The RNA shown here (transfer RNA) has 73 nucleotides and comes from an Anaerolineae bacterium. The sequence is in RNAcentral, with records from ENA. The prediction has a mean pLDDT of 83.
[in-house]
RNA sequence: GCCCCCAUCGUCUAGUGGCCCAGGACACGGCCCUCUCAAGGCCAAAACAGCGGUUCGAAUCCGCUUGGGGGCA
Numbered sequence: 001g002c003c004c005c006c007a008u009c010g011u012c013u014a015g016u017g018g019c020c021c022a023g024g025a026c027a028c029g030g031c032c033c034u035c036u037c038a039a040g041g042c043c044a045a046a047a048c049a050g051c052g053g054u055u056c057g058a059a060u061c062c063g064c065u066u067g068g069g070g071g072c073a
Base pairs, nucleotide, nucleotide: 001072002071003070004069005068006067007066010026011025012024013023018056029043030042031041032040049065050064051063052062053061
């Protein structure tokens, strides 16, 4: 330098054009329970890497950028 893959709550992940102002698990926080803690139950907060395009509609398709991984030279 060229090619390929990946990027979603703090972490791991679901999603494959409309059913989703994005769901689940763990962690964190609050409440209940308990003499206390743990366990258990309930509740809450929390994310689509950035910009642009296509479309009536984009986390999802396309382009560029950024970051990470792999291959070739």
It matches the Rfam family "tRNA". The family's RNA type in Rfam is transfer RNA. Gene Ontology term of the family: triplet codon-amino acid adaptor activity. NCBI's taxonomy places the organism under Bacteria, Bacillati, Chloroflexota, Anaerolineae.